[in-house]
């Protein structure tokens, strides 16, 4: 990667336009929630420099930098009755 299974939070707000199957669905704004597509922050570890200590670039302490994880923290993007999707986990290919 492929396929089957199970998979959460949060709004049936409001306004304004369109569609038709006439009580729904879309699409724009507003407001207010969610965190499990993606994204991005942060630790310890672990590289590298300098310094101090030493005989010693063994080892030890300090300071700079690089790198770094999540179910954590943003909430950019995404969502917000069902459905859809869906991070993850199961089985098979």
């Nucleotide at each position: 990667c492929c396929u089957c299974u199970g998979g959460a939070a949060a709004g049936c707000c409001g306004g304004c336009g369109g569609g038709c199957g006439u009580g729904c669905c879309c699409g724009c704004c507003g407001c207010a929630c969610c965190g499990a597509a993606g994204g991005a922050g942060u630790a310890a570890a672990g590289g590298c420099g300098c310094c101090g200590c030493g005989g010693a670039g063994a080892a030890c302490g300090g300071c700079g930098c690089c790198c770094g994880a999540a179910u954590c923290u943003c909430u950019c993007a995404g969502g917000u009755u069902c459905c859809c999707g869906g991070a993850c986990a199961g089985a098979g290919g």
Background: A computed fold for a 93-nucleotide RNA from a soil metagenome, annotated as Glycine riboswitch aptamer. RNAcentral holds the sequence, with entries from MGnify. Model confidence (mean pLDDT): 81 of 100.